This is a predicted structure of a 132-nucleotide RNA (c-di-AMP riboswitch aptamer (ydaO/yuaA leader)) from a Dehalococcoidia bacterium. Its mean pLDDT, the model's own confidence on a scale to 100, is 77. It was read from a public genome assembly, where an Rfam model found it.
[in-house]
RNA sequence: ACAGUCGAAUGGUCGAAUCCGGCGCCCGCCGGAACGGGGGAACCACCACCUGGGGUGCAUGCGCAAACCGCGCACGGCGACUUCCGACGCCGAACCCGUCAGCUAACCCCGUAGACGUUCGGGGGGCUGCGU
Numbered sequence: 001a002c003a004g005u006c007g008a009a010u011g012g013u014c015g016a017a018u019c020c021g022g023c024g025c026c027c028g029c030c031g032g033a034a035c036g037g038g039g040g041a042a043c044c045a046c047c048a049c050c051u052g053g054g055g056u057g058c059a060u061g062c063g064c065a066a067a068c069c070g071c072g073c074a075c076g077g078c079g080a081c082u083u084c085c086g087a088c089g090c091c092g093a094a095c096c097c098g099u100c101a102g103c104u105a106a107c108c109c110c111g112u113a114g115a116c117g118u119u120c121g122g123g124g125g126g127c128u129g130c131g132u
Base pairs, nucleotide, nucleotide: 012116013115014114018033019032020031021030022029023028034112035111036110037109038108039107044102052100053097054096055095056094060074061073062072063071064070075092076091077090078089079088081125082124083123084122085121086120087119
């Protein structure tokens, strides 16, 4: 000097996953707000069953290879205020219900985790700081 690991601080990324109050007393319990999800009439829609069906989520479809878990196209999502345009890069998982659920007012129920270290140019809008 470089790289790695651990801790702290500042400001952040994906995501609904944040904030407040009370009790307890050592990291738990209860409640509320906010955000997110599911079930659930009429009307409408669909017509049973099979090879079940369904839900959260961007995480699907098709084709080729199929020894290799790969390649390609379409489409979906993300990349430090927000939006539009353009380029570039990356991802397209995982889990749950249990034979059962279309939409759905009233009503009922549930979650508030986890993982990280994120590009640039131009136009519009917004916020903040400094100077005059």